[in-house]
RNA sequence: GCCGGGGUAGCUCAACUGGCAGAGCGGCACGUUUGUAACGUGAUGGUUGGAGGUUCGAUUCCUCUCCCCGGCU
Numbered sequence: 001g002c003c004g005g006g007g008u009a010g011c012u013c014a015a016c017u018g019g020c021a022g023a024g025c026g027g028c029a030c031g032u033u034u035g036u037a038a039c040g041u042g043a044u045g046g047u048u049g050g051a052g053g054u055u056c057g058a059u060u061c062c063u064c065u066c067c068c069c070g071g072c073u
Base pairs, nucleotide, nucleotide: 001072002071003070004069005068006067007066010025011024012023013022019056028042029041030040031039049065050064051063052062053061
């Protein structure tokens, strides 16, 4: 330098052909317990790496760009 994969909640990952951004774990509160853990209930958490474009509407499509992983040279 070229090709491919990836970047979404604190962590691990979903989101079917563009149509309300979710789950598990974690953390928080409460219940249970003499107490902790475990268990149960509830609430909580996001500028979808960044910028622009297309569209009524973008995590999804297009362009540029940053970062990580793999391959080729």